[in-house]
Model confidence (mean pLDDT): 80 of 100. Predicted 3D model of a 96-nucleotide RNA (Glycine riboswitch aptamer) from uncultured Caldimonas sp. Its Rfam family is "Glycine riboswitch aptamer". Gene Ontology term of the family: glycine biosynthetic process.

RNA sequence: CUCGCUGGAGAGAGACCCGUUUCGAGCGGGUCCACCGAAGGGGCAAGCGGUGUCGUUCGCGGCGCCGCCAAUCUCUCAGGUAGAGCGGACAGCAAG
Numbered sequence: 001c002u003c004g005c006u007g008g009a010g011a012g013a014g015a016c017c018c019g020u021u022u023c024g025a026g027c028g029g030g031u032c033c034a035c036c037g038a039a040g041g042g043g044c045a046a047g048c049g050g051u052g053u054c055g056u057u058c059g060c061g062g063c064g065c066c067g068c069c070a071a072u073c074u075c076u077c078a079g080g081u082a083g084a085g086c087g088g089a090c091a092g093c094a095a096g
Stems, first nucleotide, its partner, number of pairs: 001096002004093004012033001014032007034081003040077001041075003047068009
């Protein structure tokens, strides 16, 4: 890293419209507002490297700029927001 098993959180059954239907319910889709962070994606601290300049006991150090770069932090693009189901970071077990 891949596959299998087990556990696995958060947040509006929001408003309006459309489709499905004889009607309704339900389901699906769109727009708007509110909200959540744990698919995916973006951001950075220390550190490391490069470079300019100044200082130097010539080992290096100060300052500026650039590059690389972590998370359960942060953003909320994507995703999600009754229950169930699906999904799910991560954790445990087993195999390759």